[in-house]
Context: one part of a larger RNA
């Protein structure tokens, strides 16, 4: 290389958009580049294969016939596939009606809780553990009552729920912006899939500037506990969690399952809709499309399990894998302010 895989053995890029490229509905006319068939030329010898013949046989040697090509010219053939040319409409995409939503940013507003501050009222303990101390309190805490302030998060509603490409998204109103689903069959007419490289996004920690700082809480510092106790438990507490802007780019970033289109029994639940029956109307009943679950058939899987939302059955395109450690390490290059990150060996060694 062929070849075999990639849910749990190695292996799906963390999502997306898209450049080259690959691949690509259906029709009908042209072309003959790919195919494919004939002719001619060539393809040296040696080797290789089949006969035959010599060294006694074999190796080995001679001799005849095949073979040997991504070959070159030439003539044809048109199913495919390609290239030119016209259509088509079912793929894709727009257009009217309509639909749900924690989809994104943006102001602005609310209410309970916690914490401080000021005041009343009260007086001796709070607190907080297994159990207790550190800690707070007669400078009057805790409780409770009224005013006042800050800052983060939004209880029920909440769902096996709903959007998002994927991190993710949860109060309420307003404004921008974007995506889907549904019914129609008006429009275009393949305009479509994938996607090396590239761009964009990208929780949590982290870093830079400057705010801001309630409660939490790494670091710290103090109580316990304990042979010890750099924990665990308990009191305090800086960084940091929050805003801007600007970086970092990694996760068990997981459905450990890349993306897309076709097929292949059903049952049930459950969001969003549309239709047709019912009815005064809702409901209900039933068909139809999209999404989320559970359970199940053939089929696949080592098994586990998956099964119309594939890990069935096909196609097309990207990406990864190749035995364990050494190692996601050196070294090199690129990116970062820095932590580092992205690419990524070998010696040796079981």
């Nucleotide at each position: 290389c062929u070849g075999g895989g990639c849910g749990u053995a190695a292996a799906g890029a963390g999502a997306g958009c898209g450049u080259a490229g690959g691949c690509g509905g259906u029709u009908c006319c042209u072309u003959a580049a790919g195919u494919c068939a004939g002719a001619u030329g060539u393809g040296a010898a040696a080797u290789c294969u089949u006969c035959u013949g010599g060294c006694u046989c074999a190796a080995u040697c001679a001799g005849a016939a095949g073979g040997c090509g991504u070959c070159a010219u030439u003539u044809g053939a048109u199913a495919c596939u390609g290239a030119g040319g016209g259509g088509c409409u079912u793929g894709a995409g727009a257009g009217c009606a309509g639909c749900a939503g924690a989809g994104g940013g943006a102001a602005a507003u609310g209410g309970a809780a916690u914490c401080c501050c000021c005041a009343g009222u009260g007086u001796a303990g709070c607190g907080g553990u297994g159990a207790a101390a550190u800690g707070c309190g007669u400078a009057g805490a805790u409780a409770u009552u009224g005013g006042g302030g800050a800052g983060a998060a939004c209880a029920c509603c909440a769902g096996u729920g709903g959007c998002g490409a994927a991190g993710g998204c949860g109060a309420u109103u307003u404004c921008c912006c974007a995506g889907g689903c549904u019914g129609u069959u008006u429009c275009u007419g393949a305009c479509g899939c994938u996607g090396a490289g590239g761009c964009u996004c990208g929780a949590a920690a982290g870093c830079g500037u400057g705010g801001g700082g309630a409660g939490c809480g790494a670091a710290g510092c103090g109580g316990a506990u304990u042979a010890g106790a750099u924990a665990c438990c308990c009191g305090c507490g800086u960084a940091g969690u929050c805003c801007a802007c600007g970086c970092c780019c990694u996760a068990a970033a997981c459905g450990g399952u890349g993306g897309a289109c076709a097929c292949u029994a059903g049952a049930u639940a459950u969001a969003g809709g549309a239709g047709g029956u019912a009815u005064c109307g809702a409901c209900c009943c039933u068909u139809u499309c999209u999404g989320u679950g559970u359970c199940g058939a053939a089929g696949c899987u080592a098994a586990c399990g998956c099964u119309u939302u594939a890990a069935g059955u096909g196609u097309c395109c990207c990406g990864c894998c190749u035995g364990g450690g050494g190692a996601g390490u050196a070294c090199g290059g690129c990116c970062g302010c820095a932590a580092g990150g992205c690419u990524g060996a070998a010696a040796c060694u079981c």
A computed fold for a 350-nucleotide part of an RNA from an uncultured Chloroflexota bacterium, annotated as small-subunit ribosomal RNA, central domain. The sequence was found in a public genome assembly. The prediction has a mean pLDDT of 87.